The part of an RNA shown here (small-subunit ribosomal RNA, central domain) has 345 nucleotides and comes from an uncultured bacterium. Its Rfam family is "Bacterial small subunit ribosomal RNA". Its family is annotated with ribosome and structural constituent of ribosome in the Gene Ontology. The RNAcentral record of the full RNA draws on ENA, Greengenes and SILVA.
Context: one part of a larger RNA
RNA sequence: UUGGGCGUAAAGGGUGCGUAGGUGGCAGAUCAAGUCUGGAGUAAAAGGUAUGGGCUCAACCCGUACUGGCUCUGGAAACUGAUCAGCUAGAGAACAAAAGAGGACGGCGGAACUCCAUGUGUAGCGGUAAAAUGCGUAGAUAUAUGGAAGAACACCGGGGGCGAAGGCGGCCGUCUGGUCUGGAUUCUGACACUGAAGCACGAAAGCGUGGGGAGCAAAUAGGAUUAGAUACCCUAGUAGUCCACGCCGUAAACGAUGAGAACUAGGUGUUGGGGGAAUAACUCAGUGCCGCAGUUAACGCAGUAAGUUCUCCGCCUGGGGAGUAUGCACGCAAGUGUGAAACUC
Numbered sequence: 001u002u003g004g005g006c007g008u009a010a011a012g013g014g015u016g017c018g019u020a021g022g023u024g025g026c027a028g029a030u031c032a033a034g035u036c037u038g039g040a041g042u043a044a045a046a047g048g049u050a051u052g053g054g055c056u057c058a059a060c061c062c063g064u065a066c067u068g069g070c071u072c073u074g075g076a077a078a079c080u081g082a083u084c085a086g087c088u089a090g091a092g093a094a095c096a097a098a099a100g101a102g103g104a105c106g107g108c109g110g111a112a113c114u115c116c117a118u119g120u121g122u123a124g125c126g127g128u129a130a131a132a133u134g135c136g137u138a139g140a141u142a143u144a145u146g147g148a149a150g151a152a153c154a155c156c157g158g159g160g161g162c163g164a165a166g167g168c169g170g171c172c173g174u175c176u177g178g179u180c181u182g183g184a185u186u187c188u189g190a191c192a193c194u195g196a197a198g199c200a201c202g203a204a205a206g207c208g209u210g211g212g213g214a215g216c217a218a219a220u221a222g223g224a225u226u227a228g229a230u231a232c233c234c235u236a237g238u239a240g241u242c243c244a245c246g247c248c249g250u251a252a253a254c255g256a257u258g259a260g261a262a263c264u265a266g267g268u269g270u271u272g273g274g275g276g277a278a279u280a281a282c283u284c285a286g287u288g289c290c291g292c293a294g295u296u297a298a299c300g301c302a303g304u305a306a307g308u309u310c311u312c313c314g315c316c317u318g319g320g321g322a323g324u325a326u327g328c329a330c331g332c333a334a335g336u337g338u339g340a341a342a343c344u345c
Base pairs, nucleotide, nucleotide: 003317004316005315006314007299008298012313014201015200016199017198021194022193023192025087026086028084029083030082031081033080034079035076036075037074038073039072040071041070042069047067048066049065050064051063052062053061054060090191091188092187093186094185095182096181098179102176103175104174105173106172107171108170109153114148115147116146117145118144119143120142124135125134161168162167206247207246208245209244210243211242215241216240220236221235222234223233258312259311260310261309262308263307266290267289268288269287270286271285272284273283274282294301295300318345319344320343327338328337329336330335
């Protein structure tokens, strides 16, 4: 490579947009590139297959036919393709209506913690399994009033909602993306699917510059514990956590399950529409649970498939060495991407 695979054994790219490429709905005409078919030319021999012959057989040797591609030329038109002219079931647009923590920016609010000031008040507070470090007679803790600052938004809140993923939760406003539903509706008329490269987004931590800093808290210090304790527990506490701009580009980035399409028993919740008479039936789109056929090594999955099929992409090929070395690219750095071999079992 082939084959076989990718929920958990190795294996789905973190996610989207999208170029090339691959694939592509219904029906008509034409062409004849693919396809099928006839003829001609060319194809070294050996080889292979079938068959006949020669060494006593065989191996071996000889003959005949077939076995490949290319070139020229005649024909067929179902399928693929190309061109032309159409269709509306895919896709998109319009109209009406709907839900939402979807995004960006600005403003506002209350609770709590901390700090500051003042009043009351007096000897403790705090912390733990128990303590101690620590705070406190320079008046703490507690309590009351006023003020400051930062961060996060209890209840509602729900395997509820929205988003491609990461993710998104107080309230109000401005700007803005996507989605669902409806009908004998209007329009475009295959405009589609996937997607190597490429581009964009991408938790946390980390980095750069400038702010900010209440609480929490790597590092660090002290107190305990312990044989030791560079930990777990306690008291402190700096980066950081927050904001703006710019980097980084990784995660158990998980449904450990790529995207799209079609088909395949039921039952029961729930979200948003339609429907109806207000409750139902029915129906569309989501989100859960149970479960048949089927499938699976089993667990399980089961119309949100891991079932039955098609198209396209990514990836795997024994363990270790190793996500290492090296080269290249990117990055301020940290490092990231790509990614071996010797050797060994």